Context: one part of a larger RNA
Molecule: small-subunit ribosomal RNA, 5' domain
Organism: uncultured bacterium
RNA sequence: GGAUGAACGCUAGCGGGAGGCUUAACACAUGCAAGUCGAGGGGCAGCAUAGGGUAGCAAUACUCUGAUGGCGACCGGCAAACGGGUGAGUAACGCGUAUGUAACCUACCCUGUACAGGGGGAUAACCCGGAGAAAUUCGGACUAAUAUCCCAUAACAAUAUCCGGGGGCAUCUUUGGAUAUUUAAAGUUCCGGCGGUACGGGAUGGGCAUGCGUAACAUUAGCUAGUUGGUAAGGUAACGGCUUACCAAGGCUUUGAUGUUUAGGGGUCCUGAGAGGGUGGUCCCCCACACUGGUACUGAGACACGGACCAGACUCCUACGGGAGGCAGCAGUGGGGAAUAUUGGACAAUGGGCGAAAGCCUGAUCCAGCCAUGCCGCGUGAGUGAUGAAGGCCUUAGGGUUGUAAAGCUCUUUUGUCGGGGACGAUAAUGACGGUACCCGAAGAAUAAGCUCCGGCUAACUUCGUGCCAGCAGCCGCGGUAAUACGAAGGGAGCUAGCGUUGUUC
Repeated sequence: GGAUGAACGCUAGCGGGAGGCUUAACACAUGCAAGUCGAGGGGCAGCAUAGGGUAGCAAUACUCUGAUGGCGACCGGCAAACGGGUGAGUAACGCGUAUGUAACCUACCCUGUACAGGGGGAUAACCCGGAGAAAUUCGGACUAAUAUCCCAUAACAAUAUCCGGGGGCAUCUUUGGAUAUUUAAAGUUCCGGCGGUACGGGAUGGGCAUGCGUAACAUUAGCUAGUUGGUAAGGUAACGGCUUACCAAGGCUUUGAUGUUUAGGGGUCCUGAGAGGGUGGUCCCCCACACUGGUACUGAGACACGGACCAGACUCCUACGGGAGGCAGCAGUGGGGAAUAUUGGACAAUGGGCGAAAGCCUGAUCCAGCCAUGCCGCGUGAGUGAUGAAGGCCUUAGGGUUGUAAAGCUCUUUUGUCGGGGACGAUAAUGACGGUACCCGAAGAAUAAGCUCCGGCUAACUUCGUGCCAGCAGCCGCGGUAAUACGAAGGGAGCUAGCGUUGUUC
C1' cells in the first nucleotide's frame, strides 16, 4: 500500500446495486414453511342451489330429498428422496481431475412392438356399543374402487440345458435356433381423450471401481485376526471379506504405515510483476448431518430435517394409570458475544408438486422493511464582489494573516418539498413491488460537513499554558521554565459522507 461477512470512537444529506450470528451443531414460546387429485372410489359432516312438505294473510321459520354444484373426514394415486438450512463429523475414492462398468439401477418424460379375457374375498369411512383425564384405542354389523387376490392368454422378457456363427479385454459378450419352467393388466369419459400391462431403445439422474493430486507433528516407528489371499455359500440393482464356514499366512510401513492434532472439498476470492503465500463468507457443483446413538419399513429412489420404531438426555401435559415434542426451514425469543436484520407483502413473474383443465399449495422465489457493513454515483450551490469591512490570531506595533472568504449584487434548482401525469416487467386476461421508477410544472440558496493529522519517517507552524508533572508514542523518541512532539487557540495539510483506531491476511 491492498483486502475485509468486520468491530469500536467521532460524525452523517440522498440514490443505485450488493451483503448481513465468523461466537453456543446452545435451548426454544408463537405463526407459517407439502400438498394435491371428485375426470379412481364409497359417500354427504358443513356450505350453496333446486324441488317438496308443515305453520302463517305474508315476510319468514322449521323440516325432507345426495337431486345438483361442490366437498370436511375416509379408502386409493402421485408428490413428499426435490426445493430450503447447517458445516458438527470426515485426512476419506470425501473432494478435484481423468477413466472404467464385458459388475449395475433409473418413477415421471420421449420412442417402438404387443396386449388388456374372466372371476373372488375383504376393509376404512358411515352406523351401533365399550375403555380412557387425554393421546388414543377395542369389539360388532354394512359397503366401494385405478385398493387387493385367483384363473386365463403371452415372449422378442427372466432362469436352466444343448447346438451353430461373429467379436473381444482374462472372467466373457453378441447373434440364430431348440427344449423346459415362471410371470401381466384398470378403468374412467363431456367420446376428443386421459390412463393400465409386458418388453426393446433413448434421455435424465444415480450406484460402484480405478490412476494421479489433496494439512501439521517422527518430542508418533512399528501397525493389522475378517486382518491379506483362496474355495464354497449367502446377500446386493451390481463387483467385492460385504457376511459366514473352511483352508493358507499373509497384508501395510522411513517413497512415513500406525497414532495424535486440526479441517468439509472444489470452482473461487485476496495479495503479488510473477513464482508464491493466504482463503473457502455471498453465488454455483459435490459431500455429510438433521436433539444424541442405533434400526429398519414404504418406495423407482431414503436407511428419510417438518415419516416410523427402540434407547438416552432435556422440556411440557397428566385425573399419576399414561402421554406429547425436536427451528442446522422463514420470521421471532432467551443465552453466548466486540458483533450481525422484520414474529412484513405477494404467488404478479421464474421455478416446483398435484391435476385433463380451471385451479390449489409453495417463508423456493420475487419484493418491501432495518443497518454508512462495503462498492459506485450525486449533492451540500454558481458568478461577481477590496475601503482587502468587523471579529479572531500573530506582530519588530509599521503591519501581516484568516481572505474573495463574508456581507452585498446577479443567477441556477441537482437534491428536498408541493401539485399533475405515470410505466416496462404481461403476447388476450392476471402486477405484490407501486401511485414506485420516470416525466412535467411551481416556489425557494433554500434542507445538507465532518474526521484525522502538522518533530523525522510523512504533506502541513506559530502563540499561550504546563514544567521528567500532567501527558504523548507505530519506530526513533518528546516533557526537568522560551516544548513546531503534552493541553488549548489561531493558522495549515490530508481524506471526504465519511474519517480515524483495532483485529486478520498478502